Model confidence (mean pLDDT): 83 of 100. This is a predicted structure of a 106-nucleotide RNA (SAM riboswitch aptamer (S box leader)) from Phytoactinopolyspora alkaliphila. Rfam family: SAM riboswitch aptamer (S box leader). From the family's description: The SAM riboswitch is found upstream of a number of genes which code for proteins involved in methionine or cysteine biosynthesis in Gram-positive bacteria. Gene Ontology term of the family: regulation of gene expression. The organism belongs to Phytoactinopolyspora, within Bacteria.
RNA sequence: UACUCAUCCAGAGGGGCAGAGGGACCGGCCCGGUGAAGCCCCGGCAACCACCCGCAACACGGCGGGUUUGGUGCCAAGUCCGGCCCGUUCGCGGGGAAGAUGAGGA
Repeated sequence: UACUCAUCCAGAGGGGCAGAGGGACCGGCCCGGUGAAGCCCCGGCAACCACCCGCAACACGGCGGGUUUGGUGCCAAGUCCGGCCCGUUCGCGGGGAAGAUGAGGA
């Protein structure tokens, strides 16, 4: 970097340095000198993987539960909303694409 699978209406912020951007892209709409991005410290959320228990199975793998010790991730707004398709009582609803995160084999 591409591929496969799973998840994405819940949840969780203070301080220091810094100094104008940020919310992937485009449009919208927001956030931002009452301090953006980035870096550091501390804290927290969650439970994907590791770990523990049970069931099933026994070749790998699977299902449910637990814990938060380790590996990630995350801590404005549903992935902020829309973008493409279908339906519609025109309010919206459903699906998809794209993106993000984890895990896996290349």